[in-house]
């Protein structure tokens, strides 16, 4: 120094679940809680995945309405890649 990661040291983050809360939902925030994580720090750029308020289409119905399908401008950074920043220094 890092395209490396120790039965090391100092620490850090926080899954599921629960409280409250925002949202149509996915999911987010808050407090508790720890499954785990060498970037489980930050960023929706690429892929992938999740959701469907609205919009369009189809079916039922006298209407109101109900059901189904498509679709992201919504979301997931703890799905992968990429960009960027960072603690330590055994091998």
């Nucleotide at each position: 120094g890092u395209u490396c990661g120790a039965c090391a040291a100092a620490g850090g983050c926080a899954a599921a679940c629960c409280u409250c809360u925002c949202g149509a939902a996915a999911g987010g925030g808050u407090g508790g809680g720890a499954c785990g994580c060498a970037a489980a720090g930050u960023u929706a750029c690429a892929g992938g995945c999740c959701u469907a308020c609205a919009u369009c289409c189809c079916g039922a119905g006298g209407c109101a309405u109900c059901g189904g399908g498509a679709u992201a401008u919504g979301g997931c950074g703890g799905c992968u890649g990429a960009a960027u920043u960072g603690c330590c220094g055994a091998a």
Annotation: A computed fold for a 91-nucleotide RNA from a Desulfobacterales bacterium, annotated as c-di-GMP-I riboswitch aptamer. The sequence was found by an Rfam model in a public genome assembly. Its Rfam family is "c-di-GMP-I riboswitch aptamer". About the family: GEMM was predicted in a large-scale screen for bacterial structured RNA regulatory elements. Gene Ontology term of the family: cyclic-di-GMP binding. Taxonomically the source falls in Desulfobacterales (Bacteria, Pseudomonadati, Thermodesulfobacteriota, Desulfobacteria). The coordinates come from a structure-prediction model, not an experiment, and the mean pLDDT is 88.